[in-house]
RNA sequence: GCCCUCGUAGUUAAAUGGAUAGAACAUUGGCCUCCGGAGCCGAAGAUUCGGGUUCGAGUCCCGGCGGGGGCG
Numbered sequence: 001g002c003c004c005u006c007g008u009a010g011u012u013a014a015a016u017g018g019a020u021a022g023a024a025c026a027u028u029g030g031c032c033u034c035c036g037g038a039g040c041c042g043a044a045g046a047u048u049c050g051g052g053u054u055c056g057a058g059u060c061c062c063g064g065c066g067g068g069g070g071c072g
Stems, first nucleotide, its partner, number of pairs: 001071007010025003018055001027043005048064005
């Protein structure tokens, strides 16, 4: 340099082009309890960036950035 692949919450990880992007752990508020890190009920938090296609994009297309792999 070229090719393939991946990028969603603090972490892991779902989502046939179509409802308010759904969970687990973690965090946090409350309840419970002799106390609690256990149990119960809540809350906040995410699509790597810029364009394009489409009535509608996390998903498809182009480019950038970053990780992994292959070739030279």
Predicted 3D model of a 72-nucleotide RNA (transfer RNA) from a Puniceicoccales bacterium. NCBI's taxonomy places the organism under Bacteria, Pseudomonadati, Verrucomicrobiota, Opitutia, Puniceicoccales. Rfam family: tRNA. The family's RNA type in Rfam is transfer RNA. The coordinates come from a structure-prediction model, not an experiment, and the mean pLDDT is 82.